[in-house]
Molecule: SAM riboswitch aptamer (S box leader)
Organism: Flavobacteriia bacterium
């Protein structure tokens, strides 16, 4: 760097360093941020993808557990864009579902 497959409205924050940005990227919107952003460390925690071990079935699977490897820890992936459907209002809007785009993380590949 790129493929596939699964999740993505649950869940869990403290101290030190730094010093003005940040919520991924375009536009808008809403929002966090000198009561200290981003970034890095240190500790804690969440989850339970891998794994690991205990049970049931002994093929698929299902419950539990958390030592190891990742990943997380404001806001729904903050929201919305494009396409269908439906209601409402009436001419282009808001509201609700379903799809795709874009993305994140994991596994397994290249």
């Nucleotide at each position: 760097u790129u493929g596939u497959u699964a999740u993505c409205a649950c869940g869990a924050a403290a101290g030190c360093u730094g010093g003005a940005g940040g919520g991924a990227a375009u536009a808008g919107a809403c929002c966090c941020u000198g009561c200290g952003a981003a970034a890095g460390c240190u500790u804690a925690g969440c989850a339970a993808c891998c794994u690991c071990c205990c049970g049931c079935g002994c093929u698929a699977g299902u419950g539990g557990a958390a030592a190891g490897g990742u990943g997380c820890u404001a806001c729904a992936u903050u929201c919305u864009a494009u396409u269908c459907c439906g209601a409402u209002a009436u001419u282009u809007a808001u509201c609700g579902g379903a799809a795709g785009c874009a993305g994140a993380u994991a596994a397994c590949g290249u």